[in-house]
RNA sequence: UCACGCGAUAGAGGCGCGCUUUUAAAGAGUAGGCAUUAUGAGGUAGUGUUGCUGAUGAUUAAUGUUGAAAGGUAAAAGUGCCGAAGGGAGAAAAAUAACACUGUUUUUCUCGCCUGGUCUAUGCGUUAAUAGCGCCUAGACUGUCAUCUUUAUUAGAUGGAGAGCUAUCCAUGAA
Numbered sequence: 001u002c003a004c005g006c007g008a009u010a011g012a013g014g015c016g017c018g019c020u021u022u023u024a025a026a027g028a029g030u031a032g033g034c035a036u037u038a039u040g041a042g043g044u045a046g047u048g049u050u051g052c053u054g055a056u057g058a059u060u061a062a063u064g065u066u067g068a069a070a071g072g073u074a075a076a077a078g079u080g081c082c083g084a085a086g087g088g089a090g091a092a093a094a095a096u097a098a099c100a101c102u103g104u105u106u107u108u109c110u111c112g113c114c115u116g117g118u119c120u121a122u123g124c125g126u127u128a129a130u131a132g133c134g135c136c137u138a139g140a141c142u143g144u145c146a147u148c149u150u151u152a153u154u155a156g157a158u159g160g161a162g163a164g165c166u167a168u169c170c171a172u173g174a175a
C1' cells in the first nucleotide's frame, strides 16, 4: 500500500426517527346519570352453560335536565437515538362478570421477512373526523455506493440497498 472481516469505536442523511411531561383545541352538548311519556321482556362483545340484573319495568324511542373521559392532533420543554424506527409473521401472558371457542385491546419475546429517508396522490383499513396513523401502488425530492459519460474537487444517466456508507483502529494474509 492492497485485500479481507455479519470485527471494534466514532460519525453523516433531514420538515430525520421514537419516548415523556405541560398547555390548548377538538372529541361533545356525545357516552353516561336523573325525571316524564310510550313500548313491554329481555340485558350483560358473538355462541353455549352459569352468575348478576329485570313487570318495584329490561330494551328501545322521544322530551327535559345534568354532563364526562380515552386514544389521536397542535405548540412548548426535556430526553434516547441514525434499523433510528415502522410494518409483517410466529409464540406467550393479561383485560373484557366466570368457564370454553371466537372477537377486540394491551404487553413481552423471537424471526436480518419488507422498508435508506421525507413528501404528494388514489384505493383499502382504523377513527367522532374529510385530522392523524397503517398498508398496497405510482410519482417527486434527497442522501449514499457502484458503473458509464463529463466542463473530471463539476454536472448528468443507469442501477443497488442500511448485513449499507464515511473515518480511525484491530486481527489475518500478500507485495
Base pairs, nucleotide, nucleotide: 001174002173003172005170007169008168009167010166011165014082016081017080018079019078020077021076022075023074024073032066033065034064035063036062037061038060042053043052044051045102046101047100048099049098050097085115086114087113088111089110090109091108092107093106094105095104096103116142117141118140119139120138121137123135124134125133126132144160145159146158147157148156149155